[in-house]
SAM riboswitch aptamer (S box leader) from Cellulophaga baltica, 125 nucleotides, folded computationally. Rfam family: SAM riboswitch aptamer (S box leader). Its Rfam clan is "SAM clan". Its mean pLDDT, the model's own confidence on a scale to 100, is 79.
């Protein structure tokens, strides 16, 4: 770097340094920021993807051992990650409702689902 799978409404901040931007990209909106942004460093925290332990199921062996799982419970030593706002919101498609209209389409808008894009983890190349 591209791929596969899973997750993305929960949760969790202080100090130092720095000195004007930041919230991924584009557009719009809305926010954060000199009561100090990004970045970097330190310490803490959150979570439970990998992970650890126990139990259970299965397979092999055969009497307690190995392997394994799409199961349950507990945990946090280690590897990542995260620590404003739903991935901050909208954008594309579909469905339903409301407004508009004589009615339909269109348009506006709300809700839901999906897709795309993105983030993170694990795996594999």
């Nucleotide at each position: 770097u591209a791929g596969u799978u899973a997750u993305c409404a929960a949760g969790a901040a202080a100090g130092g340094u720095g000195g004007a931007g930041g919230g991924a990209c584009u557009a719009g909106a809305c926010c954060c920021g000199a009561u100090g942004a990004a970045g970097c460093c330190u310490u803490g925290g959150c979570a439970a993807c990998c992970c650890u332990u126990u139990u259970a199921a299965g397979u092999a062996g055969u009497u307690u051992u190995a392997c394994c799982u799409a199961a349950a419970a507990a945990g946090a030593a280690g590897g990542u990650g995260c620590u404003a706002a739903g991935u901050u919101c909208u954008a594309u498609u579909c469905a339903a409702g409301a407004c508009c209209c004589u009615a339909c389409u269109c348009g506006u808008u709300u809700u839901g689902a999906a897709a795309u894009a993105g983030a993170u983890a694990a795996c594999a190349a």